[in-house]
Molecule: Bacterial RNase P class A
Organism: uncultured Rhodobacteraceae bacterium
RNA sequence: GCGGAUGGCCGGAUGAUCGCGGGCGGGAGACCGUUCGAGGAAAGUCCGGACUCCAUAAAGCAACGGUGCCGGGUAACGCCCGGCCGGGGCAACCCGAGGGACAGCGCCACAGAAAUCAGACCGCCCGGAUCCUUUUCGGGCAAGGGUGAAACGGUGGGGUAAGAGCCCACCGCGGGACGGGCAACCGGACCGGCACGGCAAGCCCCACCGGGAGCAAUGCCAAAUAGGGACCUCGCGCCUUCGGGCAGGGAUGCUUUAGCCCAAGGGGUCCGGGUUGGCAGCUAGAGGGUGUUCGGCAACGGGCGCCCAAGAUGAAUGAUCAUCCAGCGGAGCGAUCCGUGGACAGAAUCCGGCUUACAGGCCAUCCGCGUCA
Numbered sequence: 001g002c003g004g005a006u007g008g009c010c011g012g013a014u015g016a017u018c019g020c021g022g023g024c025g026g027g028a029g030a031c032c033g034u035u036c037g038a039g040g041a042a043a044g045u046c047c048g049g050a051c052u053c054c055a056u057a058a059a060g061c062a063a064c065g066g067u068g069c070c071g072g073g074u075a076a077c078g079c080c081c082g083g084c085c086g087g088g089g090c091a092a093c094c095c096g097a098g099g100g101a102c103a104g105c106g107c108c109a110c111a112g113a114a115a116u117c118a119g120a121c122c123g124c125c126c127g128g129a130u131c132c133u134u135u136u137c138g139g140g141c142a143a144g145g146g147u148g149a150a151a152c153g154g155u156g157g158g159g160u161a162a163g164a165g166c167c168c169a170c171c172g173c174g175g176g177a178c179g180g181g182c183a184a185c186c187g188g189a190c191c192g193g194c195a196c197g198g199c200a201a202g203c204c205c206c207a208c209c210g211g212g213a214g215c216a217a218u219g220c221c222a223a224a225u226a227g228g229g230a231c232c233u234c235g236c237g238c239c240u241u242c243g244g245g246c247a248g249g250g251a252u253g254c255u256u257u258a259g260c261c262c263a264a265g266g267g268g269u270c271c272g273g274g275u276u277g278g279c280a281g282c283u284a285g286a287g288g289g290u291g292u293u294c295g296g297c298a299a300c301g302g303g304c305g306c307c308c309a310a311g312a313u314g315a316a317u318g319a320u321c322a323u324c325c326a327g328c329g330g331a332g333c334g335a336u337c338c339g340u341g342g343a344c345a346g347a348a349u350c351c352g353g354c355u356u357a358c359a360g361g362c363c364a365u366c367c368g369c370g371u372c373a
Stems, first nucleotide, its partner, number of pairs: 001369010012324007020037007039344001043355002046353005051214004056258006064210005069083005084098001085096004099205002104203002106199003121145002123141007153171006172194001173192003178187003218280004228271007237246003248262003287308009325342001327340005
């Protein structure tokens, strides 16, 4: 200097005028003063929770769904950190739907001789017949070539008629004393010629986790209507010292236990009507930022201190002007001048994450290549 990788930050500023919403203060009121007012993703609605209600609760089972190597963090997670293994890359780094193929079932199309305990298309070798040298028969082979995503180990040597783990060395594969590590795993003396592949992001098996719905949850006030209609089912029993008890019925997917409700009532299904108003929930939280300190490789956790804070409800947080500024283009020796111009995008119960979008600019660290000293 060029190319690449990872992490982080900004993503306009100031002033004036006018206009909105919240808080606080003043005012009888109209109104006045002051202060605050949309993001790093507010987005997607993909996860996890807080909170609210429903199911009566607990335990067990089933169904359905989720996660899937080990250790740690967290309120929790499918998230984050550190590691192990596998894959990609020269590397920095990146990716992994990372348990099980001897529990079972299923699939591997086409091509090819043959796709699981397979096989001879072209071929190689030996013997015979034939022979204007070709054709054919028998036997041996799976090393060479071809097909394919994949061909029942690879390379080299020996051996053989030609070949083959047939034999040998190394690699691979199976077993494995022993050692290191919390573990996933790693190393590995020694033994064995050793083949029964792949797919579970096919069904499935295993381990662990999980109730449902959601602020349009829910609660209160006011108001209004039709104290509506139809159908189905169980019961309307027994005892009693009159307190109650037993049987029965009901509500969760099922069972058990405990409790609750009913007993001239309980429960279930369907149809129809009224309510479209106001208040609360509504914003001080597992909160955000920052300085320091302790523990930790880190994520993160603890202590001490400082600063900050939208709450609308058809939905506020805006508009105009001026100046400055990032970037781009032009002129100029330069100071500077002129023009242009700033991405993705808008809170709605609130947090912790992940994913996606983003003009332009800045910072830090690392890898590779080249060059100079």